[in-house]
A computed fold for an 87-nucleotide RNA from [Anoxybacillus] calidus, annotated as c-di-GMP-I riboswitch aptamer. Its Rfam family is "c-di-GMP-I riboswitch aptamer". Gene Ontology term of the family: cyclic-di-GMP binding. Taxonomically the source falls in Paranoxybacillus (Bacteria, Bacillati, Bacilli, Caryophanales).
RNA sequence: AUACGACAAAGGCAAACCUUCCGAAAGGUUGGGACGCAAAGCCAUGGGUCUAAGGCUCGAAGGAGCUAUGAUUGCCAGGCUGCCGGA
Numbered sequence: 001a002u003a004c005g006a007c008a009a010a011g012g013c014a015a016a017c018c019u020u021c022c023g024a025a026a027g028g029u030u031g032g033g034a035c036g037c038a039a040a041g042c043c044a045u046g047g048g049u050c051u052a053a054g055g056c057u058c059g060a061a062g063g064a065g066c067u068a069u070g071a072u073u074g075c076c077a078g079g080c081u082g083c084c085g086g087a
Stems, first nucleotide, its partner, number of pairs: 004085002012037002017032002021028002035074001041080003045077003048072003054067005
């Protein structure tokens, strides 16, 4: 240095739920809260999943269906970076 991940040490993040704000929604966000996480740090590059404002189609209408340019990194993979150092 790389690989690896200890009933080690110092720490870190923060699920559900409640709440503030934003959003059409998915979801994000503020504060509380801890299910858990060795990358649960960052990047939407590939795949998966979620939503359907707008668009298209059907319908007399109510509505229905399809579709990301939206979202998800705590779904998987990939890329970049990082603490510690027993086996």